The RNA shown here (c-di-AMP riboswitch aptamer (ydaO/yuaA leader)) has 153 nucleotides and comes from a Streptosporangiales bacterium. Its mean pLDDT, the model's own confidence on a scale to 100, is 76. Rfam family: c-di-AMP riboswitch aptamer (ydaO/yuaA leader). On this family, see Barrick et al., Proc Natl Acad Sci U S A 2004: "New RNA motifs suggest an expanded scope for riboswitches in bacterial genetic control". Gene Ontology terms of the family: regulation of gene expression and cyclic-di-AMP binding. The sequence was found by an Rfam model in a public genome assembly. Taxonomically the source falls in Streptosporangiales (Bacteria, Bacillati, Actinomycetota, Actinomycetes).
[in-house]
RNA sequence: CCGGCCGACUCGCCGAAUCCCCCCACCCCCGGGGGGAGCCGGGGACCCACAACCUUGGGGUGAAUCCGCAGGAUGACCUGUGGUAGGGCGAUCGACGCUCUCCUCCCGCCCGAACCCGUCAGCUAACCCGGUAGGCGGGGCGCGAGAGGAGAU
Numbered sequence: 001c002c003g004g005c006c007g008a009c010u011c012g013c014c015g016a017a018u019c020c021c022c023c024c025a026c027c028c029c030c031g032g033g034g035g036g037a038g039c040c041g042g043g044g045a046c047c048c049a050c051a052a053c054c055u056u057g058g059g060g061u062g063a064a065u066c067c068g069c070a071g072g073a074u075g076a077c078c079u080g081u082g083g084u085a086g087g088g089c090g091a092u093c094g095a096c097g098c099u100c101u102c103c104u105c106c107c108g109c110c111c112g113a114a115c116c117c118g119u120c121a122g123c124u125a126a127c128c129c130g131g132u133a134g135g136c137g138g139g140g141c142g143c144g145a146g147a148g149g150a151g152a153u
Stems, first nucleotide, its partner, number of pairs: 009139006018037007038132006048122001057120001058117004066083007086111005094105002097102001
């Protein structure tokens, strides 16, 4: 000097999952336990709605439902593949809105999972209970101290 892999840190994306305070521990960093705000979810009357029951149970979070083909099990189901209801992101080009942030369409790229309750729950005021995770992409050798040199005046 070049290249590669990490990290602090930083900018974004999915998601409710962010912010503040106290205590303990600790040389520092890291860590543990609580409280609150905000956000999110569940249970729960009258009225309204639904007849109820049958193991073919029923229900919840979530965008994540449903269908075809092939194979395996031969009961639910599992695997692969192709779609799909639905969902997310996006510079540029194009269409549209009076302008901007931005919104819609076109177009492009992705997701279309997983888990929980346990025979039980419609809606639902008061009221009660719980969560505040995880994952991914871009950039990226930082912080401090000291010494020396050059230039200008």